[in-house]
Context: one part of a larger RNA
Molecule: large-subunit ribosomal RNA, domain II
Organism: Holosporales bacterium
RNA sequence: GUCAGCGAGUUCGUGUUUGUAGCAAGCUUAAGCCGAUAGGUGUAGGCGCAGGGAAACCGAGUCUGAAUAGGGCGAUAAGUUACAAGCAUGAGACCCGAAACCGGGUGAUCUAACCAUGAGCAGGCUGAAGGUAAGGUAACACUUAACGGAGGGCCGAACUCGUUUCUGUUGCAAUAGAAUGAGAUGACUUGUGGUUAGGGGUGAAAGGCCAAUCAAACUCGGAUAUAGCUGGUUCUCCGCGAAAUCUAUUUAGGUAGAGCGUCGAGGUUAAUGCUGUUGGGGGUAGAGCACUGAAUGGACUAGGGGGGAGCGAUCCUUACCAAAUCCAAUCAAACUCCGAAUACCAGCAGACUAUACUCGGCAGACACACGGUGGGAGCUAAGUUCCAUCGUGAAAAGGGAAAGAGCCCUAACCGUCCGCUAAGGUCCCAAAGUUAUAACUAAGUGGCAAAGAAUGUGGAAUGACCAUAACAAUCAGGAGGUUGGCUUGGAAGCAGCCAUCCUUUAAAGAAAGCGUAAUAGCUCACUGAUCUAGUUAAGUUGUUCUGCGUCGAAGAUGUAACGGGGCUAAAGUUAUACACCGAAGCGGCGGGCUGAUUGAAUAAAUCAGCGGUAGCGGAGCGUUUUUAAAACCUGUGAAGCGGUACUCGUGAGAGGCCGUGGAGGGAUAAAAAGUGAGAAUGCUGAC
Repeated sequence: GUCAGCGAGUUCGUGUUUGUAGCAAGCUUAAGCCGAUAGGUGUAGGCGCAGGGAAACCGAGUCUGAAUAGGGCGAUAAGUUACAAGCAUGAGACCCGAAACCGGGUGAUCUAACCAUGAGCAGGCUGAAGGUAAGGUAACACUUAACGGAGGGCCGAACUCGUUUCUGUUGCAAUAGAAUGAGAUGACUUGUGGUUAGGGGUGAAAGGCCAAUCAAACUCGGAUAUAGCUGGUUCUCCGCGAAAUCUAUUUAGGUAGAGCGUCGAGGUUAAUGCUGUUGGGGGUAGAGCACUGAAUGGACUAGGGGGGAGCGAUCCUUACCAAAUCCAAUCAAACUCCGAAUACCAGCAGACUAUACUCGGCAGACACACGGUGGGAGCUAAGUUCCAUCGUGAAAAGGGAAAGAGCCCUAACCGUCCGCUAAGGUCCCAAAGUUAUAACUAAGUGGCAAAGAAUGUGGAAUGACCAUAACAAUCAGGAGGUUGGCUUGGAAGCAGCCAUCCUUUAAAGAAAGCGUAAUAGCUCACUGAUCUAGUUAAGUUGUUCUGCGUCGAAGAUGUAACGGGGCUAAAGUUAUACACCGAAGCGGCGGGCUGAUUGAAUAAAUCAGCGGUAGCGGAGCGUUUUUAAAACCUGUGAAGCGGUACUCGUGAGAGGCCGUGGAGGGAUAAAAAGUGAGAAUGCUGAC
């Protein structure tokens, strides 16, 4: 892991609601007794028939009260017993699951410390004290030599330990192997026997160790501890179908009341929803500046600052700051002279349909998610967070978006090799237009992106120039006063400063650029001519608006920013048009179920409905045992097992037939449950 078996809302008491049955102003027994069972008996007690009051007490009333007032609770209403079911409650209370707590015991053959008694430590090195000898001293001291053999001394085996690395990691091993390493006469190591015990021991102290277990051992018991937590909870079909909100909570992943679901009963009936209409209140969006504030420029002008004069008072002045006032133009969630659309409330009317409301039984739910819109927080960040409102998911399958809970279309009772459409599509992959008309795009833009940039290209509008010939090109001129003045070494159109005139002209700046040390030189503006287009509507040249494009544009495995192929008068974009495809939508045909209406009817007809998690309600299938029942089937073959292309049922399932098997079995109507397995890191067994 698979297979097989086992495996979870039970039982008793109490309460309440519903159903059924008995009796009924009553209903009913409990223990006990009798009886083989069945049953009989037993009337203590319980509930009901009257309530009010704390009570005395009174009583259809009573309490409060001075009250005959007022007010509170009552008076009108059938109960009770049993059984069954739903739920609650006390019990282990649907099942499994802690870490823990307490009590009684068992452990020091592991290990910690200690006690008693034994044992062990190759070899080598160093050379303390001490005394001895010699020297030395007045005597000591001191020096030297040789002896000596100390030390938690040194090196290093046994022994003890376990530093580092590798191997091993279902190992040789629940701590090992190899290499390397520490101590190795000591606070050393070790044998044997013994002592200390669980809030206790022992500890050169690490919360270490106390039998592979230690921040409180192990074992049995209290014990099915408790678990607002996790997991699991077993057959079928049918009807309806949520919530993830509010309030409260030692509350926030729990629970209670309300809201939302379901089932039953009830009465008014249309009270609810929808549409129309009439009437309302409002202070949002917008707008505005009349208030409150903010804020810009100007005018005007207090006050202040600066400057000047004056001994001072004070006066004068000011490209400074600036209140109030005026003008112009603005801003506001906590501004409003104004002010919608919606929404909300109420009256009336209408159509269609099935709700709405009250009481009661039973819930689930109180982690929500994304999308649109209006907002707060945040960075007008987030697949962020918090509200409001709508949608979808949750609990929704189908078609589209390549692929996708939450987007778009659309709500699946079943069948159908029929039809029509939605979103979205129609060159091929791949169902359907290589459809039509008029344009645009050249960028593969389409098929990611901004500020910004540009003689890309289409459209519109509006200027200017032009037959006295535009624009471009070519040819020619582009001069004189003058090298303007200043400055400067120089400054002559062209370093810089100032001025920027006049003349000749068809025209020519006291010069727009290159250039020179300064000149020179080359262009430009400006002018003439030539040539060309075209001949009165074209040409040339600006500006503005606009369609589609271009650049701006860098990422990590591999094209990879159309799903792919591929596409250019498109298979791209814009506009218009007609076809077609396309879903579980709608329709056709056939069938099923549920409800309502008609109906005697569960016949039949008509109409409507039948996605579904939590959950509520309804109807059934199957398993074991029992009763009717010594009835029925069965060796002319029971159960079980294997097979089946047959029959019935929507289904759980039931039957038939064939084989095997070899002795019991089930139909009908009931009853009672150890009553249904795929999940619980489930339990046991097999492989």